RNA sequence: GGGGCUGUAGCUCAGUGGGAGAGCACACGACUGAAGCUCGUGGUGUCGCAAGUUCGAUUCUUGCCAGCCCCA
Numbered sequence: 001g002g003g004g005c006u007g008u009a010g011c012u013c014a015g016u017g018g019g020a021g022a023g024c025a026c027a028c029g030a031c032u033g034a035a036g037c038u039c040g041u042g043g044u045g046u047c048g049c050a051a052g053u054u055c056g057a058u059u060c061u062u063g064c065c066a067g068c069c070c071c072a
Base pairs, nucleotide, nucleotide: 001071002070003069004068005067006066007065010024011023012022013021018055026042027041028040029039030038048064049063050062051061052060
């Protein structure tokens, strides 16, 4: 320098055009002498950044950034 894959909640990951979810973790409450366990409630997020297509983009296209892998 060229190519491929990945980027979504604190962590691990789903979702692939109609407005974002699961598990764990976390906060509060119940329970307990207190804690743990258990139960209930709560999503805490510019979907890596920007532009384009579209009535509408996390999803499609392009560029850039970061990580991993391959070729040179």